[in-house]
Context: one part of a larger RNA
């Protein structure tokens, strides 16, 4: 010094921190949605009119209008945010330089936005299945899909030419869409240098090293393949083994160094285990898909469902680590023109002396140095101004009243919180360890190498300042000791 634990003890506040072990298994709820100003449309609700029944203001039906949940198609987001550190000794990280590259949303510049088509969800009908989930038929829309036209500064080019776009919406003022160029931020790749142990690991390597050609990628490249050559690395430690996320930092130290990598911040990796691709600007995707494996659950035995290393919470493991809380008021994010919706990010509250900081448990006076305790040479000494007693105060506490700022055009979870005022009353509040030397602080009794102590030296066998108890003293103090680990 500590993410600590254990023992004894405990009044309050603020700020932080809180599974270091089993990347063990998880009940339950929530953690990613949003847009009707892209689309077809519906259950329902309301208003008006008409008809019928009557209980005379209700019910049922029809028409018109307004509104409109759930579901569906489509767009954007879901690749962020949040968690964990298993793997990784590596261009993973840190730092330096670079290019053969891509980039949704955002900003700037230029140009365009023509005329059409066929489907399919939904809805309806029939139907399979226990369920999960489907099947068939009919029908419908779009900013969904498709071909056609047009085509520059776009792509390819044998420089003749060839090829590729678009989408509309509404409240009519905008906002979208397509193409090209630039920017910002982001991503990808390459590269010099840097940071563990081990030689009781000395040789390693066939896509291996290089070339040509082809494929592949956003892009370079044995990245992949065919052929050719025989190279490449290594005692400046290759290859193998062990351990380990890396850094800014943190702890210690006068420094040099040593140790470390919780919280916070940047990067990386992972998402039950292993593998794979799809979609997309971006993933080989924690709360997406497919396959395999293990495990758990449902089943009508035909078949299905699942993945907390998100927030809470449960079991297990362990010396050990919290609430199945409140709110979107603030900050930020997604979507939306907006209103707004969502947000276990975040803001807060709760629990824990786990750490740090601050405050309190009263202050002044008070000697016949009371009583009691302890010691005693029985005189006295000491506890000790300590108490009693007198005067005073009210930080805290209890009660009452007021009451910001966070947030303003409006909106406050926290919370009637912080804070202020008034009233009451010393009232509600002290322990732990030590006292042989190191090391501040000693006496009495008990015990008798016993019981015990102990960090080291060492104490204890009849006067123990070292064990146990008491009194006294010393050191810290809402803490004090012990244990573990680091300097």
């Nucleotide at each position: 010094g500590u993410g600590a634990a254990c023992g004894c003890u405990a009044g309050c506040g603020g700020u932080g921190c809180g599974c270091c072990u089993a990347a063990c298994a998880c009940a339950u709820g929530c953690a990613a949605g949003u847009c009707g100003a892209g689309c077809g449309g519906u259950a329902g609700a309301c208003u008006u009119u008409c008809u019928a029944g009557c209980u005379u203001g209700c019910u049922a039906g029809a028409a018109a209008g307004u509104u409109g949940a759930g579901a569906g198609c489509g767009g954007c987001g879901a690749a962020c945010g949040g968690g964990u550190g298993a793997g990784u000794a590596a261009c993973a990280c840190g730092u330096u330089g670079g290019u053969a590259u891509c980039u949704g949303c955002c900003c700037c510049c230029a140009a365009g936005u023509c005329a059409g088509g066929g489907a399919u969800a939904g809805c309806c009908a029939u139907u399979g299945g226990a369920a999960a989930c489907g099947a068939u038929g009919a029908u419908u829309a779009a900013u969904a899909c498709c071909g056609g036209a047009u085509a520059g500064u776009c792509u390819c080019u044998u420089c003749g030419g060839a090829g590729u776009a678009a989408a509309g919406a509404u409240u009519u003022a905008u906002u979208g869409c397509u193409u090209g160029g630039g920017g910002a931020g982001g991503a990808a790749c390459c590269u010099g240098c840097g940071g563990u142990c081990u030689a009781u690991c000395a040789g390693c390597u066939a896509g291996u090293u290089g070339g040509u050609g082809a494929g592949g990628u956003a892009a370079u490249a044995g990245c992949u393949c065919a052929c050719c050559a025989a190279g490449g690395c290594u005692a400046u430690g290759a290859c193998g083994g062990a351990u380990a996320c890396c850094u800014g930092g943190u702890c210690u130290g006068a420094g040099a160094g040593g140790a470390u990598g919780a919280u916070c911040a940047g990067g990386c990796a992972c998402a039950a285990u292993g593998g794979a691709a799809c979609u997309g600007a971006g993933a080989c995707a924690c709360g997406g898909u497919c396959c395999a494996u293990a495990c758990u659950c449902c089943u009508a035995c035909g078949g299905g469902a699942g993945g907390c290393a998100g927030c809470a919470g449960u079991g297990a493991g362990g010396a050990a680590u919290c609430u199945u809380c409140c709110a979107c008021a603030a900050u930020g994010g997604a979507c939306g023109a907006a209103a707004g919706u969502c947000u276990g990010a975040u803001g807060g509250a709760g629990c824990g002396a786990c750490a740090c900081c601050g405050c309190g448990u009263g202050a002044a006076g008070g000697a016949u140095g009371a009583a009691g305790g302890u010691c005693u040479a029985a005189c006295g000494a000491u506890u000790g101004u300590a108490a009693a007693c007198u005067u005073c105060u009210u930080u805290u506490c209890u009660g009452a009243a007021g009451g910001a700022g966070c947030a303003u055009a409006a909106u406050g979870a926290g919370a009637g919180u912080a804070c202020u005022u008034c009233a009451g009353g010393a009232a509600u509040a002290a322990g732990g360890g030590a006292c042989g030397g190191c090391u501040a602080a000693a006496u009495a009794c008990g015990u008798g190498c016993c019981a015990g102590c102990a960090g080291c030296c060492g104490c204890g066998g009849u006067a123990a300042u070292a064990c146990g108890u008491a009194u006294g003293u010393c050191c810290c103090a809402a803490g004090c000791g012990u244990u573990g680990c680091c300097c």
Molecule: small-subunit ribosomal RNA, 5' domain
Organism: uncultured prokaryote